[in-house]
Small-subunit ribosomal RNA from an uncultured bacterium, 1391 nucleotides, folded computationally. The coordinates come from a structure-prediction model, not an experiment, and the mean pLDDT is 84. The RNAcentral record of the sequence draws on ENA and SILVA.
RNA sequence: AAUUCGCCCUUAGAGUUUGAUCCUGGCUCAGGAUGAACGCUGGCGGCGUGCUUAACACAUGCAAGUCGAACGGACUUUACAUGAAGCCUAGCGAUUAUAAAGUUAGUGGCGGACGGGUGAGUAACGCGUGAAUAACCUGCCCUGUACCGGGGGACAACAGUUGGAAACGGCUGCUAAUACCGCAUAAGCGCACGGUUCCGCAUGGAACAGUGUGAAAAACUCCGGUGGUACAGGAUGGAUUCGCGUCUGAUUAGCCAGUUGGUGGGGUAACGGCCUACCAAAGCAACGAUCAGUAGCCGGACUGAGAGGUUGAACGGCCACAUUGGGACUGAGACACGGCCCAGACUCCUACGGGAGGCAGCAGUGGGGAAUAUUGCACAAUGGGGGAAACCCUGAUGCAGCGACGCCGCGUGGAGGAAGAAGGUCUUCGGAUUGUAAACUCCUGUUGUUGGGGAAGAUAAUGACGGUACCCAACAAGGAAGUGACGGCUAACUACGUGCCAGCAGCCGCGGUAAAACGUAGGUCACAAGCGUUGUCCGGAAUUACUGGGUGUAAAGGGAGCGCAGGCGGGUGAUCAAGUUGGAAGUGAAAUCCAUGGGCUCAACCCAUGAACUGCUUUCAAAACUGAUUGUCUUGAGUAGUGCAGAGGUAGGCGGAAUUCCCGGUGUAGCGGUGGAAUGCGUAGAUAUCGGGAGGAACACCAGUGGCGAAGGCGGCCUACUGGGCACCAACUGACGCUGAGGCUCGAAAGUGUGGGUAGCAAACAGGAUUAGAUACCCUGGUAGUCCACACCGUAAACGAUGAAUACUAGGUGUCGGGGUCUCAUGAGACUUCGGUGCCGCAGCAAACGCAAUAAGUAUUCCACCUGGGGAGUACGUUCGCAAGAAUGAAACUCAAAGGAAUUGACGGGGACCCGCACAAGCGGUGGAGCAUGUGGUUUAAUUCGAAGCAACGCGAAGAACCUUACCAGGUCUUGACAUCCCACUGACCGGUUCGUAAUGGAACCUUUCCUUCGGGACAGUGGUGACAGGUGGUGCAUGGUUGUCGUCAGCUCGUGUCGUGAGAUGUUGGGUUAAGUCCCGCAACGAGCGCAACCCCUAUUUCCAGUAGCCAGCAGUAAGAUGGGCACUCUGGAGAGACUGCCGGGGAUAACCCGGAGGAAGGUGGGGACGACGUCAAAUCAUCAUGCCCUUUAUGACUUGGGCUACACACGUACUACAAUGGCGUUAAACAAAGAGAAGCAAGACCGCGAGGUGGAGCAAAACUCAGAAACAACGUCCCAGUUCGGACUGCAGGCUGCAACUCGCCUGCACGAAGUCGGAAUUGCUAGUAAUCGUGGAUCAGCAUGCCACGGUGAAUACGUUCCCGGGCCUUGCACACACCGCCCGUCA
Repeated sequence: AAUUCGCCCUUAGAGUUUGAUCCUGGCUCAGGAUGAACGCUGGCGGCGUGCUUAACACAUGCAAGUCGAACGGACUUUACAUGAAGCCUAGCGAUUAUAAAGUUAGUGGCGGACGGGUGAGUAACGCGUGAAUAACCUGCCCUGUACCGGGGGACAACAGUUGGAAACGGCUGCUAAUACCGCAUAAGCGCACGGUUCCGCAUGGAACAGUGUGAAAAACUCCGGUGGUACAGGAUGGAUUCGCGUCUGAUUAGCCAGUUGGUGGGGUAACGGCCUACCAAAGCAACGAUCAGUAGCCGGACUGAGAGGUUGAACGGCCACAUUGGGACUGAGACACGGCCCAGACUCCUACGGGAGGCAGCAGUGGGGAAUAUUGCACAAUGGGGGAAACCCUGAUGCAGCGACGCCGCGUGGAGGAAGAAGGUCUUCGGAUUGUAAACUCCUGUUGUUGGGGAAGAUAAUGACGGUACCCAACAAGGAAGUGACGGCUAACUACGUGCCAGCAGCCGCGGUAAAACGUAGGUCACAAGCGUUGUCCGGAAUUACUGGGUGUAAAGGGAGCGCAGGCGGGUGAUCAAGUUGGAAGUGAAAUCCAUGGGCUCAACCCAUGAACUGCUUUCAAAACUGAUUGUCUUGAGUAGUGCAGAGGUAGGCGGAAUUCCCGGUGUAGCGGUGGAAUGCGUAGAUAUCGGGAGGAACACCAGUGGCGAAGGCGGCCUACUGGGCACCAACUGACGCUGAGGCUCGAAAGUGUGGGUAGCAAACAGGAUUAGAUACCCUGGUAGUCCACACCGUAAACGAUGAAUACUAGGUGUCGGGGUCUCAUGAGACUUCGGUGCCGCAGCAAACGCAAUAAGUAUUCCACCUGGGGAGUACGUUCGCAAGAAUGAAACUCAAAGGAAUUGACGGGGACCCGCACAAGCGGUGGAGCAUGUGGUUUAAUUCGAAGCAACGCGAAGAACCUUACCAGGUCUUGACAUCCCACUGACCGGUUCGUAAUGGAACCUUUCCUUCGGGACAGUGGUGACAGGUGGUGCAUGGUUGUCGUCAGCUCGUGUCGUGAGAUGUUGGGUUAAGUCCCGCAACGAGCGCAACCCCUAUUUCCAGUAGCCAGCAGUAAGAUGGGCACUCUGGAGAGACUGCCGGGGAUAACCCGGAGGAAGGUGGGGACGACGUCAAAUCAUCAUGCCCUUUAUGACUUGGGCUACACACGUACUACAAUGGCGUUAAACAAAGAGAAGCAAGACCGCGAGGUGGAGCAAAACUCAGAAACAACGUCCCAGUUCGGACUGCAGGCUGCAACUCGCCUGCACGAAGUCGGAAUUGCUAGUAAUCGUGGAUCAGCAUGCCACGGUGAAUACGUUCCCGGGCCUUGCACACACCGCCCGUCA
């Protein structure tokens, strides 16, 4: 909060759309249930339950008989008597008669209409519930009354005969009855007729008396009875009728001919079109007829808080059916499961002529199927049929068997037990866990096995179950645990294997080499003789919302109005009592559910009692509300009257401006059009301009979130006709109202038909452009159409995306049309009121946006519509339309979302502002040549690897001949080239010589330890063993560390507070300002942090201290600051000062700050460097290093020789040198630096060489010595614009240096040779001042090798108007279907 009068009771949610949020909305899960099935597993018992499919077909057995006390026979036995022949008489005995007992085919009676099965049909009075029968029947049973007299003729059986294979008969003859048929009797009964009394809800019924007429019976007997007939009543069972309820579809809208009713007749137990003849033309239906589909109904069952939803197995009630369809017979009862007849299908027998059968009874078989049991025992109990009874029958039933199919109960042991055993698993290697678990010790016997006893169910007898339940004893822990899960939902975690494979998955999703999600193992969790899966139902789902939802933007308001039915409806009085409320009565079967009590050891289960069954019917009462009837009222509604405004509608007429066309004049070369053009028009005179004329269409200004109309819509002026609205008034009617399914009418534009009209515009079409293409956008033309009349169409983002009506609920301010009061009266103004039309805004509502008296607020009434996205407003059907098409309107299949509002980012060929060598303004380059170097590609045995837009490419590499070196080929080694541990041996190891290409290896010779307690130890070598070493092998997408980049861009955040449901916002935005989120002001913000700046270093000025290896003004002195001396200066090293918008003026908001000036070496962060916020790019690096995991271990490790990394049709990047005269060359030895380096080093002077260089070596661990000569520059000379005295590649020869070694493959020198190249296409790059450009110098690496890199100084410019544009960035705002974030998303075609 819902529910409820109120209290109590009761009511649980989660995952999934997004970067995140709220909402809408679907999907999925957790629960319960089951006649279940499947997988794995399985100890026992009790109680239940078991063909849901083929109402498919059935072998075999059984499931309905019984009565001799109804009857005649037959047979058997017994008793008594009789007794032929015979036996030779004791008797037996054929035969006959009687009696008794038993069995029984037939006649007859009763029962086979019950019990048992199934659910095909049935949407129906079939079922449920409640009534009715005054319209009915009822065998056996009970009660009462009255009777049971006397006759007759048959037919089975039987006998004979005969047909047929059989089933089954035919003919002749005999016979009994409780079988059949008359007659008598008639209390009572039926029928007909009239009469009297009484009653009822209508038809009508009951009673009484009368007349006429009709119909009965069966006997048996033990004499007690039993049985039969008629009548009346009861009970039981049935029949019929009615009210109400009872599935889906309108893409089924009309149905019906005995149909609806009447009269006569027939029929029935009975009413009735139930049937028939005639007459009338009715009857049902939008409150859903008819048709189609589906279905047995209910008590109940499952679920649910309930309301509901689903279901109808078992048990109980009703119905229907019995191989399919039809029919009747008998009977109390049937149109009959185990009866009859006919027809069909099927099966069987047959002598082929003809016959037999009906498991949806119990078992059982086949079949179907995912799937459902024994051809059991017994009538002992409970019931049923027959009988007088004994008894017989009973697959009803009682039991047993099978199935974990369900529910319930029990068990699989209990106590102790830490060395925390072994084993397993994990591990950080310490341990942890399995785990008191086991072992072991003690105990128990539920269950089990064996033995013994042994019920109740049974009133006297009788027990299938059954030697069952139960009890006792013995035995021994012995025989008895699984299934599923462990990513979240959802309780429970690790290892290995696999590597988007195999697989999992209920939803979200997991798996691409470290998977808690796959498979296995260990462990854990849950339930447990079961567990899990699948199917189905309810729940959760308020996701069809009665309880209990919605429709502005999420799905959803009909385009608008009128209006029939329907629904709802103002004040007041009276009556009724349909709804409503209360009481009472009947019913609501039993079982079930619930409560209580009881019985099985408990429970399930069973029994008893109570409550309940929320319903229906009848009756009594009440009269507030709804309703009905009847009065009355005026406020709702309407009418009359007086005024008002208006693009409201229809028809007719008139007007001017403009376009176009035609005629004429003037006039000449273009016009037109575009981003720019062209097509087009024009010398046959266009465009332009003037005059005249024709014709059609539309009405500038006024004009306004102004007006009118229901909506669509309506705009020049005038006239005619006409609809509606508003205000005032309060005369009239008196609820006449609101809404409105169907229906009818109106309904933009486009479109259609017929006939007109056609100036402009203009689909289609043509041409010109644009473009990769351009069936488009642009241009030149141009037809339908646009216009008129009549007729269709019936749709639009027909929108306020907001249905109509009524009432109520703070205000403020415009505007349109009226009314009133006041002021002033000249415009006008103030206040107020009614009706429209706008804006803002409170409460409230809302997911938010927003709405807010014109509601999306608060309420009421009615209508329409929605229920995840797609498929789809599609298909089919139907209706409408001339057509186009419109209206109505699905499903299969598919997805887990689709969607709304708002938030933060990113993005935009959106906007505003700002910055940067970003553009512009300049200077110099690159791109063309040659060469150097790096990369790609190609090649190769190998051309090791990495780097890839900016931010890879003179990068790692601050320097590959060997080494480096990681690559290739060959040759070798295997505890290893390197580390630690163990054992043995040796005393060395190292070094030197020799063989071998080298490594490895071999051989010898020379040389050679320390300490000691003498055991040995240290150290080293060799050999052995296994742990291990080793790896520039893989993964930079497992990592650390380091680095690049945006970017030295000005940003990135937090705490508290506030706002918002929330994501988030605010602060950080705004106005100024700055290089800056720098500072100032303002502000629901106030503060703070990381960044900016400053602090650090170099540099520019100066002071102080110090004065060698530096310096030299003055003094001495020299070839020379070489020296004495001095430290004033330069310089060097320390320590300081200085710059802060501090001062002045102006601007600005009295701010921050900006502009100008003074002073100053320096002026507004003075110049440069180091310093790089939160983060982005899975950016780079496993080959600097470290490191997880994987891989390798006589090799992917190690050693070694040679080769390769240097290849070469080609392409690209970065440099160097040039193309020359601002130059080249020569001469003059002729000027001026800074910063560095130096001991396996730098090396001077001197000598030799043209030179590279060589010989030799002073000095210097360096403010001392050396490298070391700076070069451009300057002066003079020459060259004279040429492929040259430019340029120097390439090549030849001869040399030098380093190094073990210069061939592949180094650098340098001299002489000779003298290529391309004459300033470079498209494109592109650097730079804003000591910068660019230009000139040299040094250093690291390094034996040697520099056009690269790093550093140093010399000379020394040009330009910046400015921010339109390109690129990048910052801030604000806007749009967004993007969030992997525009290199996004996404559409179509094809495969």